Description:
Small-subunit ribosomal RNA from Flaviaestuariibacter terrae, 1469 nucleotides, folded computationally. The source organism's lineage runs through Bacteria, Pseudomonadati, Bacteroidota, Chitinophagales and Flaviaestuariibacter.
RNA sequence: GCUCAGGAUGAACGCUAGCGGCAGGCUUAAUACAUGCAAGUCGAGGGGCAGCAUGGUUGUAGCAAUACAACUGAUGGCGACCGGCAAACGGGUGCGGAACACGUACACAACUUACCCGGGACUGGGGCAUAGCCCUCCGAAAGGAGGAUUAAUACCCCAUAAGAUAGUAAAGUGGCAUCACUUAGCUAUUAAAUCUCCGGAGGUCCUGGAUGGGUGUGCGGCUGAUUAGGUAGUUGGCGGGGUAACGGCCCACCAAGCCUUCGAUCAGUAACUGGUGUGAGAGCACGACCAGUCACACGGGCACUGAGACACGGGCCCGACUCCUACGGGAGGCAGCAGUAAGGAAUAUUGGUCAAUGGACGCAAGUCUGAACCAGCCAUGCCGCGUGAAGGAUGAAGGUCCUCUGGAUUGUAAACUUCUUUUAUGGGGGACGAAAUCUACGUUUCUACGUAGUCUGACGGUACCCUAGGAAUAAGCACCGGCUAACUCCGUGCCAGCAGCCGCGGUAAUACGGAGGGUGCAAGCGUUAUCCGGAUUCACUGGGUUUAAAGGGUGCGUAGGAGGGCAGGUAAGUCCGUGGUGAAAUCUCUGAGCUUAACUCGGAAACUGCCAUGGAUACUAUCCGUCUUGAAUGCGGUGGAGGUGAGCGGAAUAUGUCAUGUAGCGGUGAAAUGCUUAGAUAUGACAUAGAACACCGAUUGCGAAGGCAGCUCGCUACACCUGCAUUGACUCUGAGGCACGAAAGCGUGGGGAUCAAACAGGAUUAGAUACCCUGGUAGUCCACGCCCUAAACGAUGGAUACUCGACAUACGCGAUACACUGUGUGUGUCUGAGCGAAAGCAUUAAGUAUCCCACCUGGGAAGUACGACCGCAAGGUUGAAACUCAAAGGAAUUGGCGGGGGUCCGCACAAGCGGUGGAGCAUGUGGUUUAAUUCGAUGAUACGCGAGGAACCUUACCUGGGCUAGAAUGCAGUCUGACCGUGGGUGAAAGCUCAUUUUGUAGCAAUACACAGAUUGUAAGGUGCUGCAUGGCCGUCGUCAGCUCGUGCCGUGAGGUGUUGGGUUAAGUCCCGCAACGAGCGCAACCCCCAUCACUAGUUGCCAUCAGGUAACGCUGGGAACUCUAGUGAAACUGCCGUCGUAAGACGCGAGGAAGGAGGGGAUGAUGUCAGGUCAUCAUGGCCUUUAUGCCCAGGGCUACACACGUGCUACAAUGGGACGGACAAAGGGCUGCCACUUAGCGAUAAGGAGCCAAUCCCAAAAACCGUCUCUCAGUUCAGAUCGCAGUCUGCAACUCGACUGCGUGAAGCUGGAAUCGCUAGUAAUCGUAUAUCAGCAAUGAUACGGUGAAUACGUUCCCGGACCUUGCACACACCGCCCGUCAAGCCAUGGAAGCCGGGUGUACCUAAAGUCGAUAACCGCAAGGAGUCGCCUAGGGUAAAACUGGUAACUGGGGCUAAGUCGUAACA
Repeated sequence: GCUCAGGAUGAACGCUAGCGGCAGGCUUAAUACAUGCAAGUCGAGGGGCAGCAUGGUUGUAGCAAUACAACUGAUGGCGACCGGCAAACGGGUGCGGAACACGUACACAACUUACCCGGGACUGGGGCAUAGCCCUCCGAAAGGAGGAUUAAUACCCCAUAAGAUAGUAAAGUGGCAUCACUUAGCUAUUAAAUCUCCGGAGGUCCUGGAUGGGUGUGCGGCUGAUUAGGUAGUUGGCGGGGUAACGGCCCACCAAGCCUUCGAUCAGUAACUGGUGUGAGAGCACGACCAGUCACACGGGCACUGAGACACGGGCCCGACUCCUACGGGAGGCAGCAGUAAGGAAUAUUGGUCAAUGGACGCAAGUCUGAACCAGCCAUGCCGCGUGAAGGAUGAAGGUCCUCUGGAUUGUAAACUUCUUUUAUGGGGGACGAAAUCUACGUUUCUACGUAGUCUGACGGUACCCUAGGAAUAAGCACCGGCUAACUCCGUGCCAGCAGCCGCGGUAAUACGGAGGGUGCAAGCGUUAUCCGGAUUCACUGGGUUUAAAGGGUGCGUAGGAGGGCAGGUAAGUCCGUGGUGAAAUCUCUGAGCUUAACUCGGAAACUGCCAUGGAUACUAUCCGUCUUGAAUGCGGUGGAGGUGAGCGGAAUAUGUCAUGUAGCGGUGAAAUGCUUAGAUAUGACAUAGAACACCGAUUGCGAAGGCAGCUCGCUACACCUGCAUUGACUCUGAGGCACGAAAGCGUGGGGAUCAAACAGGAUUAGAUACCCUGGUAGUCCACGCCCUAAACGAUGGAUACUCGACAUACGCGAUACACUGUGUGUGUCUGAGCGAAAGCAUUAAGUAUCCCACCUGGGAAGUACGACCGCAAGGUUGAAACUCAAAGGAAUUGGCGGGGGUCCGCACAAGCGGUGGAGCAUGUGGUUUAAUUCGAUGAUACGCGAGGAACCUUACCUGGGCUAGAAUGCAGUCUGACCGUGGGUGAAAGCUCAUUUUGUAGCAAUACACAGAUUGUAAGGUGCUGCAUGGCCGUCGUCAGCUCGUGCCGUGAGGUGUUGGGUUAAGUCCCGCAACGAGCGCAACCCCCAUCACUAGUUGCCAUCAGGUAACGCUGGGAACUCUAGUGAAACUGCCGUCGUAAGACGCGAGGAAGGAGGGGAUGAUGUCAGGUCAUCAUGGCCUUUAUGCCCAGGGCUACACACGUGCUACAAUGGGACGGACAAAGGGCUGCCACUUAGCGAUAAGGAGCCAAUCCCAAAAACCGUCUCUCAGUUCAGAUCGCAGUCUGCAACUCGACUGCGUGAAGCUGGAAUCGCUAGUAAUCGUAUAUCAGCAAUGAUACGGUGAAUACGUUCCCGGACCUUGCACACACCGCCCGUCAAGCCAUGGAAGCCGGGUGUACCUAAAGUCGAUAACCGCAAGGAGUCGCCUAGGGUAAAACUGGUAACUGGGGCUAAGUCGUAACA
């Protein structure tokens, strides 16, 4: 940084829905509207009488009652008309407006106010018309024209009149200014309406009040500076006009002002407030309903009437739209209540009544009133109630789950028993809201009041009350991986899907879908949207800036902000008191009314604000005075690569000339390019040029920073020190501004030695547009002018004060100093408290405080785009958004890693010996082939491995033929019969089929049991898959020395310490030290074999002595010594000596000893790693298969063969081959066996045939070796492959495919390239022997056994592996890691762009309706005046050029995102 849990809503959507009360209900299109209604009233103002009613008169009909017709304003009343009042209220909406529109507080000496109230005065006389009615005419209509006649509370004139209005001058009083008031005067002007029931109701003028309004001002409340300048009636004045009234409100003239970084102007957005939501509060967001104000009424403009309007249901004009029309012309304005269409996720009835409250008119009755009161619709919200209560265990059935004869859960839940009746339903009763008005009487100066009587209810037969029956009429929604309460089964298999964030799903999903169960809320529950909260995540309360985002590159300085001591004045801030105001409602507290609550009413408090006034004066401010400590100046001294100008110097380098001199020089890891016989390099002399200044020199100094280094001089700035004077707060910081500002770069002109981008060549490389080399141009240098950025860093802004110490160093002062010490200013290191996330900082703070400035608010996009400013350009400064991600980042920890470092070990290298790699063969593997060549093992840790033995079998593979409860075993049922056998057919066999023989035991028998076979049912079977679901076992690191724990201590924590360090060891073996002290698993030892001795025991082993005997032999008697056998012991511990060492220990050609420092070998394998290997040893979860992936059989295959690799055998020969003779082991094995011996065969073997179940007999001959003879360096008397023939043996069977024997044949091969393996002593090398498996054998393999028996190790630089410490890390799947950029592909948003299409606003010009105002001779009028005409202004229309702001666009730029694309490997060691 992202996200969630809370609260809220004028809401909407999904699922669901029993009732009532109280509220609310077009947030969008200020879009368009059919229809009805929403403002009239007064006959006590008037003329009148169309319609209604009454009366009267007349007539007709009728005997009459009566009915009908005509006339009559006589009466009640009354359409239309004149007149008065109302219509400016009430009701709706939120377009516009950033403004005195609103809120709040003041002001008006600058105003007005109909109806109402108080006071004063008056109400006399006269006149002319005009609607209506009647007549005529025009028009479709709307409507209009003319004539005649008429009334008024309509209109006009005269009279009267002031304390009214205007003018004028005087005196006095008051005020903030213009001025106002009082007094007594003068002049001029101006009023009226009647009606009447005679009570009264009206009318006019003046004045006061009340109420409403108008105007002005202070303060307050949005965003953007990528909007910095705006303004000509603009700012002010004088005079006029206008208004109820002030005013550039308007006009003429004069002046040139006015607003603005404390944000003018411009752009965008918005009705404002009381309040509402949230929040601990401060705040933040909002302004539905209710209340106050404003604005608007189809879009604009305008005035008239009037007390009041520039007027929602009035008028005129322009415009758009709709409707009517006879085409000539007319009509209209729901943002009133209902309602319609449209828009939209979305918002109601074309209802009732004036009963109450309120309003208009009226004397009143009353009329009107979509204001209002009610009802209807909607779970839209808030509140309340209900859907039952108590008992009830066989813990029922069913469901679900499990370790499944059973248990758990659903669950006291149900059934069942008892009880209750709210609500719903039926029946019955039934309100409050109503008191007035009016009439009568009474009281009263008026106003009004009292008593009595009468009338009035839309809601509504509603609320409410009573009663009846009966658990009867009433539960859903979301969730259950963590956050977050709640878990299991099945299905699915990175699919389908979920998801607020993290993230689930790739065959065992508590995360998807279903189910069971559970959790939460409940007539609702979830989801979505929005606001506040959490978020101290814009921080006033209440944050930060060394390294996480963040200190400006540095200074000077303007505005601003902040500021030393003392005294006094003022009282603006501040504090206290008082007064006014802060509408009501809301909120809080308290009380009351609806059964409760929501809701409503009363009271209190609050409204944190503003204004006024009185007081206080500490602090701040302001004014005045003063002080010296802050600051500064002067006098004196010191310091330095501070700056700048000029001059001078030597070394080096390069070049030139001359000389010496000859073949190379130069350069590199190694080379080459390059230079050189035209004489280089090298050496010497001289000359020239430009640039930089070795040593001193430092952890040094100076400067504001950048930066500053040879020497001398001139000019100049600064810091510090000592003491004494002077000024008297003159200070600090510093937005804008100004100046300086490394390197590179730019311009002009010089200069050019060195070095050196670009460029060229040579190398390196897979490539090498790099690193390395040879050259080399801009540039590097100077002058002047620009640029203005850096990791411009202490990644740390400046100033002041305070706060433990130690040491070093530069320069001063204390008279002198190489000592020492005090003090000051700088520069550093270490370390406390404190701070800090830690690392660390620590008087030079990152500590404690104050002041001022700058900057930050997740990563990327991006320091990019657009705009503006600066620049010659390069570019710089300012500086976004869309989109995208859930991280990015800091410090530290543990590991791992490094072509980082240190120490150490190992046949790791080195030193040696022998091999492999070349040949032939054997064997295993890969590959290929095949019907099949079964499967597994694959770097080390697969490859003579599983397999310690594939001709059949094994065998799992292939082809073909068969079986299906199956090849084996158990259980149950049925049938048949003993079983065992025999024979035939068919067939490759398995199998199929036929025939035949025969029962046993008990029982009289039926039958039962046993056994066998067949058959049925049930448990099968599977070398089928998953070693990445597992157990077990094994390999490897590694027989390496490691891996941990308890307590304590350290650390916010991960973790550390111990286990590190110094020594030592084969060893974390031991010793010493140590905030550690101990312990465990490992190491070592204990176990086995071998090496020496002793004891015990002597057969089958042995034979020294005694005796016997043989051709010979422990052959025999005997012996127990020796060897040996096999049991028990001893022995070795650095124990002794010497040297070194604190010790552990090391050393010694030490002694002694059979053995010496672990004596040799074996068994023994820590925590863990490799998802290492094995489901085909075995076991096992899950999945799959069941006339087959099971089972049986025959044949084939596993033995194939252009090839490649591993492991071996045999050789290449003379240290040898061959022949003959001779000697010496150990350890094993043997009855389906080993086989002596004899005979036959050249032989493999065969035929006979003793002994031995073994220290007795046999296998058995050990071989290398020794002796003699032979071969003589050759493809051989080496080597033996391959092939031919003939045989032997095993076996049912040797064709594919056995071993062996004999004879013949006689291949490659003459010591093996690059590379690579084993081994440190009884080892390597070499020689043979035995065994397991096994009928036989492909065994040259494996496992054991002994015989003969070496060489070498200087040493740890390097290769490989490992251990410990340390260091860096952007790795943690841990370097086989991570990760960058172009290109290619898809998607997305965005910049530029020729153009194209809009929008609002301003400006200029042209034109101009209605209308106000002004002017006006002709026409009308006696006149007032009017008509007409003219003029100014103006809505609107048109034209023009710009600016601003959107949309779109060929093409184009970069950017973001996207499991497995391309090229390289830039970064992290």
Its Rfam family is "Bacterial small subunit ribosomal RNA". Rfam links the family to the GO terms structural constituent of ribosome and ribosome. Its mean pLDDT, the model's own confidence on a scale to 100, is 84. The sequence is in RNAcentral, with records from ENA, RefSeq and SILVA.